[in-house]
RNA sequence: GAGUCGGCCGGGUGGCCGCGGCACGGACCGCACGGGAUCGUGUCGAGGAAGGUCGGGACUCCGCAGAGCAGGGUGCUGGCUAACGGCCAGUCGGGGCGACCCGCAGGACAGUGCCACAGAAAGGAAACCGCCGAUGGCGGGCGUCAGUCCGCACAGGCAAGGGUGAAAUGGUGCGGUAAGAGCGCACCAGCGACGGGGGUGACCCCGCCGGCUCGGUAAACCCCACUCGGAGCAAGGCCAAGCGUGGGAGACGGGUUGCUCGCCCGGUCCCUGAGAAGGGACGCUCCCCAGGUAGGCCGCUCAGAUGGAUGGCCACCCCGGCUCCCCCGGGAGCCGGACAGAAUCCCGCCUACAGGCCGGCUC
RNA sequence: CGGGGCGUAGCGCAGCCUGGUAGCGCACCACAAUGGGGUUGUGGGGGUCGGAGGUUCAAAUCCUCUCGCCCCGA
Numbered sequence: 001g002a003g004u005c006g007g008c009c010g011g012g013u014g015g016c017c018g019c020g021g022c023a024c025g026g027a028c029c030g031c032a033c034g035g036g037a038u039c040g041u042g043u044c045g046a047g048g049a050a051g052g053u054c055g056g057g058a059c060u061c062c063g064c065a066g067a068g069c070a071g072g073g074u075g076c077u078g079g080c081u082a083a084c085g086g087c088c089a090g091u092c093g094g095g096g097c098g099a100c101c102c103g104c105a106g107g108a109c110a111g112u113g114c115c116a117c118a119g120a121a122a123g124g125a126a127a128c129c130g131c132c133g134a135u136g137g138c139g140g141g142c143g144u145c146a147g148u149c150c151g152c153a154c155a156g157g158c159a160a161g162g163g164u165g166a167a168a169u170g171g172u173g174c175g176g177u178a179a180g181a182g183c184g185c186a187c188c189a190g191c192g193a194c195g196g197g198g199g200u201g202a203c204c205c206c207g208c209c210g211g212c213u214c215g216g217u218a219a220a221c222c223c224c225a226c227u228c229g230g231a232g233c234a235a236g237g238c239c240a241a242g243c244g245u246g247g248g249a250g251a252c253g254g255g256u257u258g259c260u261c262g263c264c265c266g267g268u269c270c271c272u273g274a275g276a277a278g279g280g281a282c283g284c285u286c287c288c289c290a291g292g293u294a295g296g297c298c299g300c301u302c303a304g305a306u307g308g309a310u311g312g313c314c315a316c317c318c319c320g321g322c323u324c325c326c327c328c329g330g331g332a333g334c335c336g337g338a339c340a341g342a343a344u345c346c347c348g349c350c351u352a353c354a355g356g357c358c359g360g361c362u363c
Numbered sequence: 364c365g366g367g368g369c370g371u372a373g374c375g376c377a378g379c380c381u382g383g384u385a386g387c388g389c390a391c392c393a394c395a396a397u398g399g400g401g402u403u404g405u406g407g408g409g410g411u412c413g414g415a416g417g418u419u420c421a422a423a424u425c426c427u428c429u430c431g432c433c434c435c436g437a
Stems, first nucleotide, its partner, number of pairs: 001363009011317007019045008028036002047339001051350002054348005059232004071228005076090005091105001092103004106223002111221002113217003128162002130158003135155002137152006170188006189213002191210002194207005236298004245290003248286003252266005267282006318337009364436007373389004383420001391407006413429005
């Protein structure tokens, strides 16, 4: 100098004016209890994210015999936590010279699907160029008629090389072959089985064996394991006008009586009935009860509002930038100091943020 | 508090589910027809697919986080 990781602060003091909660006191309304508004004094009054509302919980209400299906979520291991998709430590994979960083990181012999273009072929698939002439076939030569040699590449064999692609059945070498190929062998890489060791575990190390080397994709369907009731403080609880509904009682008017009590009669509509009469509904007044609306209180908090307070100005100091001055170390002037603001509470995650401080480590 | 949707060229939209070429209309530019303009025709240019990271051979499309906007319900 460049970088990486972790932690912290995120203006200070004083004065004036103003706002909200609480306590006390004065005066006013009120007989009083109590309440309302006002004044004064005292005291308290935003954040690391109060934000986004992404995850979880407390709390509240509703639902719930048991089991299963469907659907959702989570997905390496161990631990922490009330819980979580969070945190810590580790394993594995990837990136970086490194400190360090990133990862929804189970399963692709349970099944299905997809792999554009190119390419012969993208999955129980395939041979374009190419290589071969062992075997069969065709043609020719020789022949002692057993065969043998040469050519063709029709059947056929091969996958070494070329070419395509992100990906084409592991790599190098030797052997082998008609040509070839893990076809065989040695070494290396991977996979799997077994044995031993370490670790709680994921997993790691060592040895040995098996030519096992037939792709990728599950942040495609799916399979496996674990797990999951719904709604949310406008949850919910208490009190409770007016109008209306349901229930109860009565009044009212008239008659009888000197008066009271008591007794009798009743307006409108409908139904039954020949009629008398009976039943029902509506309407008047009051009372009480029930549910419940407006509204109030609680839920609601040592910030605690409910049209939602926490602000502004000045002075000095602090930090940063610019300009000027001189005695080069200071001084003066001007400008700027972010992101953002609680509404039931808590634990996390993520995002925004002027400027500054401290520490570990790497190149 | 709860739920849903959108972001792709200057503007309005398709494509996303089922990954592989980013397209349509208007607008813009050039040319032709006209004396000139409009109109018409022909041709052409223009895209960090809101941003970051990841999965994959490959991402506008799939996954995670995030930014902005809109709508609905209590």
Predicted 3D model of RNase P RNA and transfer RNA as a complex of 437 nucleotides. It holds a member of the Rfam family "Bacterial RNase P class A". By type it is a ribozyme. Model confidence (mean pLDDT): 76 of 100.